The RNA shown here (Bacterial RNase P class A) has 387 nucleotides and comes from a marine sediment metagenome.
RNA sequence: AGUAGGACGAAUGACCGCUGCUUCGCUUUAUAGCGGAGGAGAGGAAAGUCCGGGCUCCAUAGGACAGGGUGCUGGGUAACGCCCAGUCCUGGCAACAGGCAGGAAAGUGCCACAGAAAGGAGACCGCCUGGUGGCAUGGUCUUUACCAUGCCGUUGGGUAAGGGUGAAAGGGUGAGGUAAGAGCUCACCAGUCCCGUCGGUGACGAUGGGAGCUUGGUAAACCCCGCCCGGAGCAAGACCGAAUAGGGGAACAUUCGAGGGUGGUCCGCCCGAGUUCCCGGGUUGGUCGCUUGACCCCGACGGUAACGUCGGGGCUAGAUGAAUGGUCAUUGUCCCAACGUCCUCUUUAGGGGGCCUCGGGAAACAGAACCCGGCUUAUGGCCUGCU
Numbered sequence: 001a002g003u004a005g006g007a008c009g010a011a012u013g014a015c016c017g018c019u020g021c022u023u024c025g026c027u028u029u030a031u032a033g034c035g036g037a038g039g040a041g042a043g044g045a046a047a048g049u050c051c052g053g054g055c056u057c058c059a060u061a062g063g064a065c066a067g068g069g070u071g072c073u074g075g076g077u078a079a080c081g082c083c084c085a086g087u088c089c090u091g092g093c094a095a096c097a098g099g100c101a102g103g104a105a106a107g108u109g110c111c112a113c114a115g116a117a118a119g120g121a122g123a124c125c126g127c128c129u130g131g132u133g134g135c136a137u138g139g140u141c142u143u144u145a146c147c148a149u150g151c152c153g154u155u156g157g158g159u160a161a162g163g164g165u166g167a168a169a170g171g172g173u174g175a176g177g178u179a180a181g182a183g184c185u186c187a188c189c190a191g192u193c194c195c196g197u198c199g200g201u202g203a204c205g206a207u208g209g210g211a212g213c214u215u216g217g218u219a220a221a222c223c224c225c226g227c228c229c230g231g232a233g234c235a236a237g238a239c240c241g242a243a244u245a246g247g248g249g250a251a252c253a254u255u256c257g258a259g260g261g262u263g264g265u266c267c268g269c270c271c272g273a274g275u276u277c278c279c280g281g282g283u284u285g286g287u288c289g290c291u292u293g294a295c296c297c298c299g300a301c302g303g304u305a306a307c308g309u310c311g312g313g314g315c316u317a318g319a320u321g322a323a324u325g326g327u328c329a330u331u332g333u334c335c336c337a338a339c340g341u342c343c344u345c346u347u348u349a350g351g352g353g354g355c356c357u358c359g360g361g362a363a364a365c366a367g368a369a370c371c372c373g374g375c376u377u378a379u380g381g382c383c384u385g386c387u
Stems, first nucleotide, its partner, number of pairs: 001387006008380001010331007018041002021038006043365001047376002050374005055233004062267004067229005072086005087101001088099004102224002107222002109218003124163002126159015171189006190214001192211008237288004247279006259271003295314008333362004340355006
């Protein structure tokens, strides 16, 4: 300097104040109410509302399609998109961190510009070669003409080794071969596929042989494949009480089935005699749900761990416009710290560092609302391990 983790998030006492529970007393028709005593009373994230559930209702609740989620392996868990351990890939000197970790020859799409060409995709320059026109040189010789070589132009064919463009261009290096080249052939290497051996539960790792010589990238693009998925939600829901206008209109139907059944569509199944829609009116009160839980703490055993089993102990908010607060004193933590003390540098005298007394100061992010398991985000100082 970095990286990973842990605990705390002030404590104790007194006084006053608030909420609920237990208990005693008083009052009251009863309830309500008043007083005394005892105990309890905001978080590691209560935040975000991103996941998974418990619970409640639909409800007796099946199948398919569409839709959504997830995506390496093995384990944990009530379950998960979470946690643990590992494999592979990427970043980092490392400790570590992250994961957009199944499939690209099932199909579709995209890869700007440049470039000839960007995928089951090619010829711009170049190299080789045939025809043809012209020029030069030489030879033959019939001056014209013929032959050979070279250069320039033009037109066919071969090529993908060399050069250019680009983020990426038909594996790489070397040798042979060829008209010139090319895995055309060979040696070595990389990649792909097939067949094995060893290690591992597995993902995978190491290694041997062979074949074709080589089939770009992208799926957090659509898609394909594997696995999973009823819905709505405590403003769920249940009960009590009270009030009003048991009002008005329209459509369909009366068992030959109108209509309804908690995401969409279809099928199935069930209910069904009145149902649905529109306008208008009344209530907006109280009680429960509401905190004993897949709960917390300690110990033993098993397991690398997450976690599990057993034994013992504990009960720790339940408000409803919304309680859990205020003052004083002492102590603790952190910071500063004259004097003092220790070490050190320098030598008129001062500087630096550590510890410490009186004294002074500071305490972050932030407030439960049915409950629980996670993830993400915000944040103060302290402690520990590793590089």
Its mean pLDDT, the model's own confidence on a scale to 100, is 77.